[in-house]
RNA sequence: GGACGCUUAGCUCAGAGGUAGAGCGCUCGCCUUACAAGCGAAUGGUCGCAGGUUCGAUCCCCGCAGCGUCCA
Numbered sequence: 001g002g003a004c005g006c007u008u009a010g011c012u013c014a015g016a017g018g019u020a021g022a023g024c025g026c027u028c029g030c031c032u033u034a035c036a037a038g039c040g041a042a043u044g045g046u047c048g049c050a051g052g053u054u055c056g057a058u059c060c061c062c063g064c065a066g067c068g069u070c071c072a
Stems, first nucleotide, its partner, number of pairs: 001071007010024004018055001025043001027041004048064002051061002
């Protein structure tokens, strides 16, 4: 330098046009002498950045950035 993939909640990941979910975690409560497990509730995201298309973009298109794999 080139090709491909990824970037979404604190972490691991879904979601593929109608403005976002799960598991784990954190917090509170129940249970227990107490802790763990279990049960209930609550918490949490400018969807990497910037443009474009569209009535509407996390999703489609272009550019940039970061990370990874491969080629040279």

Background: The RNA shown here (transfer RNA) has 72 nucleotides and comes from Fimbriiglobus sp. Rfam family: tRNA. By type it is a transfer RNA. Its mean pLDDT, the model's own confidence on a scale to 100, is 83.